Transfer RNA from a Gammaproteobacteria bacterium, 73 nucleotides, folded computationally.
NCBI's taxonomy places the organism under Bacteria, Pseudomonadati, Pseudomonadota, Gammaproteobacteria.
Model confidence (mean pLDDT): 81 of 100.
The RNAcentral record of the sequence draws on ENA and Rfam.
It matches the Rfam family "tRNA". It is annotated as a transfer RNA.
[in-house]
RNA sequence: UCCGGGGUAGCUCAAUCGGCAGAGCACGCGGCUGUUAACCGUGUGGUUGAGAGUUCGAGUCUCUCCCCCGGAG
Numbered sequence: 001u002c003c004g005g006g007g008u009a010g011c012u013c014a015a016u017c018g019g020c021a022g023a024g025c026a027c028g029c030g031g032c033u034g035u036u037a038a039c040c041g042u043g044u045g046g047u048u049g050a051g052a053g054u055u056c057g058a059g060u061c062u063c064u065c066c067c068c069c070g071g072a073g
Stems, first nucleotide, its partner, number of pairs: 001072007010025004019056001027043005049065005
């Protein structure tokens, strides 16, 4: 330098053909228990890596850039 894959909640990851951004874990509160843990209920938590474009509408499509992994030279 070139090619491929990836970047979404604190962490691990989903999101169908472009149509309300979700789950588990963690965390807060409550229930249960002599207490803790476990278990049950409930709640908080997001500039979807950055910027721009297309579109009525973008996590998803297009362009540029940044970062991580793998490959080629």